[in-house]
Context: one part of a larger RNA
Order: sequence, then C1' cells, then structure tokens
RNA sequence: UGGUUGUUAAGGAACUAGGCAAAUUCACCCCGUACGUUCGCAAUAAGGGGUCCCUCCUCCUUCGGGAGAGGGCGCAGAGAAGAGGCUCUGGGGACUGUUUAUCAAAAACACAGGACUGUGCGAACUGGCAACAGGAUGUAUACAGUCUGACGCCUGCCCAAUGCCGGAACGUUAAGGAAGUCGGUCAGCUGUUCUUCGGAUCAGCGAAGCUGGCAACUGAAGCGCCGGUCAAUGGCGGCCGUAACUAUGACGGUCCUAAGGUAGCGAAGUUCCUUGUCGGGUAAGUUCCGACGCGCAUGAAUGGCGUAACCACUGGAGCACUGUCUCAACAACCAACUCG
Repeated sequence: UGGUUGUUAAGGAACUAGGCAAAUUCACCCCGUACGUUCGCAAUAAGGGGUCCCUCCUCCUUCGGGAGAGGGCGCAGAGAAGAGGCUCUGGGGACUGUUUAUCAAAAACACAGGACUGUGCGAACUGGCAACAGGAUGUAUACAGUCUGACGCCUGCCCAAUGCCGGAACGUUAAGGAAGUCGGUCAGCUGUUCUUCGGAUCAGCGAAGCUGGCAACUGAAGCGCCGGUCAAUGGCGGCCGUAACUAUGACGGUCCUAAGGUAGCGAAGUUCCUUGUCGGGUAAGUUCCGACGCGCAUGAAUGGCGUAACCACUGGAGCACUGUCUCAACAACCAACUCG
C1' cells in the first nucleotide's frame, strides 16, 4: 500500500448517474391493521406489546403442559448461529412461466382469452424424387396458418391502390389444330443448240407427291373488365372569411380526395421548439405528480383506454437506518515490502 472482515464521537444521503454498498428489520405468541378490489386479496399491511427462573394459589388439560395471578435474578431472557426494512405515488407487462450455455432476465418470448382465413377426410398443411410418414388410430366443439394477448368498456371512416374471394358476357391471349396462300423439288410439255437420230445440253412452263414459310378461323387459365372484402397490406387533407371591445370561431366559401382521425388518451417509453404554461411537492426541482392541448410526428386486435393482484423490470417522494459522505481513525487476518 492492497485485499477480506470488525468497530466508531457528532451529524445522518450532505455521497452518487442512482442509497450502489452497508446498516436497519427478521423467529414464535398476543393486540391491531388503511386506500383499493376481479371479494380471492391487499396483509407478516402499517403500528405496538411479550419471550428467562420460582410458586403452597385460581382455571383448563390430550396429564406432556397451557392460561392467569404473585414473586426472583441479570447490562441483556427468540441471551450464541441461521431468519422480511417499511410506506406513498407514476410507467410497462395482467398473472405462474421462457430467453441471449459464456457481458442483456427485460417493457422481449410464451400464455389462457379474442378474431380472421384455410381444410369434408386418401382433409388442408408439413417432410420426402417417390413409395410413404406426420397431421391422426383425430373428423369442423377437429386440424393448420396469421394477428391480438387475463379481465372491464370498446374497436369509428375509407375497397381508389395492393392482396384475396366471386363472376363469366365482352376485349386481349400460347402451344396445338387449320381453310387457304407463297416458295423449293419434280414426271411431263414447249423452245434452243448439238447429234452417231437412240439421245444429249441450255432456257421456260410445270400436275400429283414430298418439303419450307406465311395464314383467315379455332383455341384455356391469366390479364383487362364487373362485384365483394380492412381483427386483409394499408390510408384517415389544405386555403380563405366570419359573432355588438378584444380574442376565439358554433357558421360560411373554395380546392383536392377512396376517405379526410370518431371514442378515448395526450409535452406521453411518442413533444422538435422545451427546463412549453399553470398547479403540487422542496429553502431551492431540466427529474416527478396533476392539469392544459397549435398531437414537429397519438389513436382504436401493427389494438385504444382503464384495471385489483403479481414483478431480481423502471421513474419520483418519504420514514427508519447507517462510514455512502462531512473525514477519516483504529483493530484482526492474508498478501506486498524489509530483515533472516
């Protein structure tokens, strides 16, 4: 000097990002216990008192003892060890549970509950090239997929876009089929030149067949088209004026849109400006709580708003308590260091 412990005057969070750490509390018996509430809880709420030994006494007894009353000793009677600190108020997630084996345990995941969609059974769906298997020795109160996430009150408007579902008249539309048409080839024919008179050469025309191209017409789904659907993906306006002070604007005008944000909540885990403004708490409060609402950029199952209980979650405040601090000191042990 460091580590692990222990104790500490007066003060008591002044420490610090933050009471981190430590301290307080702690067992059992008795008394007592608020708000809130889903009536289960909250609750060991909070806050008090007791605890050892003896006894002729009184009562009870499961005969061990217990309760009462009286008496006794110590600084101290759960005599050592082990054994909740508490309260008030916000946010989030209902809850028990799950998770990043080895920096994250959470507000993330799951969850019961809610909803939509698919699937009629050799089911949909999944694995496999397939056979086959799972689904399921199940059968729509079932199974699969997606979203939401107890409970309570609710869940507004938009189908223009995208998706999905339905429709089949019309338009478009492939391969295939195909009337036909244009080429190529070619028996044959015509002409030319040559001829040994048999024929040969060149040019033109050219049937059938074979073959190459084009092609009216025919031709499904799809797309266009017509409808439906938002607890499907998603979206949910601007400008100008207006009331007998002023201000504000119930009201009016106009442009655009598929429709212009309803109920709620709101400087929010969302608010840039911002330490918004007002109120509360403090001597003093960029945090906190309650309001307000020009919401930069809230909002309804990407759920909205509440909510008792719960939480190694997170913000704020208080009581108790303390070496966290003012401000440090001492002690024990273990190291380091010196000597040996």
Description: A computed fold for a 340-nucleotide part of an RNA from Phycisphaera sp., annotated as large-subunit ribosomal RNA, domain IV. Rfam family: Bacterial large subunit ribosomal RNA. The organism belongs to Phycisphaera, within Bacteria. Its mean pLDDT, the model's own confidence on a scale to 100, is 88. The RNAcentral record of the full RNA draws on ENA.